Predicted 3D model of a 76-nucleotide RNA (transfer RNA). The RNAcentral record of the sequence draws on ENA. The coordinates come from a structure-prediction model, not an experiment, and the mean pLDDT is 83.
RNA sequence: GGUCGGGUAGCUCAGUUGGCAGAGCGACCGCCUGAAAAGCGGUAGGUCCGGGGAUCGACGCCCCGCCCGACCACAA
Numbered sequence: 001g002g003u004c005g006g007g008u009a010g011c012u013c014a015g016u017u018g019g020c021a022g023a024g025c026g027a028c029c030g031c032c033u034g035a036a037a038a039g040c041g042g043u044a045g046g047u048c049c050g051g052g053g054a055u056c057g058a059c060g061c062c063c064c065g066c067c068c069g070a071c072c073a074c075a076a
Base pairs, nucleotide, nucleotide: 001072002071003070004069005068006067007066010025011024012023013022019056027043028042029041030040031039049065050064051063052062053061
């Protein structure tokens, strides 16, 4: 340098065909217990990487950029 994949809650990740942003874990509160752990119930938490475009409407489509990973190539 090229090709491909990925970037969504604190962490790991879903999100189908464009129309509501979610799960598990974690945090917090409650129930249970003599008290804890475990279990059960609930609550909070989001610039969906950034910018632009098309669309009535974008996490999802198109363009540019940034970051991470894999592979390929080149140079020394």
It matches the Rfam family "tRNA". Its family is annotated with triplet codon-amino acid adaptor activity in the Gene Ontology.